[in-house]
RNA sequence: CAAGUUGGCUAGACGAUCGCUGUUUUUGCAAAAAAAUAGAGGAAAGUCCGGGCUCCAUAGAGCAGAGUGCCAGGUAAUGCCUGGGAGGCGAAAGCCUACGGAAAGUGCCACAGAAAAUAAACCGCCAUAUUUUGAAAUUUAUUUUGAUAAAUAUGGUAAGGGUGAAAUGGUGCGGUAAGAGCGCACCGCGCGAAUGGCAACAAUCGUGGCAGGGUAAACCCCACUCGGAGCAAGACCAAAUAGGGACCAUAUCACGCGGCUCGCGUGUGGUCCGGGUUGGUUGCUUGAGGCGUUCGGUGACGAACGUCCCAGAUGAAUGGUCGUCCACGACAGAACCCGGCUUAUCGGCCAACUUGUUUU
RNA sequence: GCCCCCGUCGUCUAGAGGCCCAGGACGCCACCCUUUCAAGGUGGAAAUCGCGGGUUCGAAUCCCGCCGGGGGCACCA
Repeated sequence: CAAGUUGGCUAGACGAUCGCUGUUUUUGCAAAAAAAUAGAGGAAAGUCCGGGCUCCAUAGAGCAGAGUGCCAGGUAAUGCCUGGGAGGCGAAAGCCUACGGAAAGUGCCACAGAAAAUAAACCGCCAUAUUUUGAAAUUUAUUUUGAUAAAUAUGGUAAGGGUGAAAUGGUGCGGUAAGAGCGCACCGCGCGAAUGGCAACAAUCGUGGCAGGGUAAACCCCACUCGGAGCAAGACCAAAUAGGGACCAUAUCACGCGGCUCGCGUGUGGUCCGGGUUGGUUGCUUGAGGCGUUCGGUGACGAACGUCCCAGAUGAAUGGUCGUCCACGACAGAACCCGGCUUAUCGGCCAACUUGUUUU
Repeated sequence: GCCCCCGUCGUCUAGAGGCCCAGGACGCCACCCUUUCAAGGUGGAAAUCGCGGGUUCGAAUCCCGCCGGGGGCACCA
């Protein structure tokens, strides 16, 4: 210098002016006015997970249902994060993985193929028998008392061919009538032992000729987790009216309560039609909070101390205009609050690392 | 703000791992019939199954993430 990997930061800047929302202070009986000060994000988004908070039993039991799924740790909690293992990709830095169980059971595997799973035998190879044929092959041997070839039947075989996404361990040597884990060596696999590690697992030794292919994002089994609703939750004040009607069930019932059963609480409750209001306060922002230092930990993170207060709207504020400059400005707007994930995003900057080339 | 549901020819829909490069109806196009139109008959075209990944030998169908559309939820008596 080039190519690349990982992590983090930032998200036009400055000034003037006119507005909007909150808070504080001052003036004012009040309405209101003035001044000061603060005022969107890394995703505020999707609402996909996990919690806080509120109500329903102080959230209870069982079944059903849902979710998660290598191991260990972190955390309020998680499906998130960190570290490790195994597998895969890459030359490397590094990245990716829904990664329990197919020997509990059930189901499925189209077409093709002999066979798609308690295996089987289409072509082929080999042996024997029978029938037909009638002397090939060759170093020897054998022989018309039948060589060879063909057909048929019976048996052996899983080497080879062919089908398929997938065919019952792979390669080599021996062996055999032909073959075959039939025997042996190596690799793979199962089982056992001891070693290292908290564990997942690794590697070593022994042993078994090898045992039943795939699919669990099919049912299912195993382990763990999960009660339901959601700030339009919930609480309070005020205003208004037809304080109404119909139907149903009423203690073997109904509701709270979600699918069911039990259990607990309450005693009237449910559905529909019709009527009224379309206001205010609270919940509401001090929080698993931010920043800094030190310590512990490989790390996620935790502990101690110091310091700071940093949007709270409710038709819903955070904006408009002008000037200067530059690299010409992306995605996008809080609505009870946090922790994650996912998705969108013009660019710019920093740090660490890998590989290559050149020069010293 | 919160909670649910849906997406397949132009329209309405069937499908629930292979029989489906997706079937049917209406509509569209061509031909026949008719003097002509309609009706009727015959044939044809028309779908990246909303999009992108994954599981599987194989996905409209199963799983995940996006996109688009639709619906419901105030209080009082």
This is a predicted complex of two RNAs, RNase P RNA and transfer RNA, with 437 nucleotides together. Model confidence (mean pLDDT): 78 of 100. Rfam match: Bacterial RNase P class A.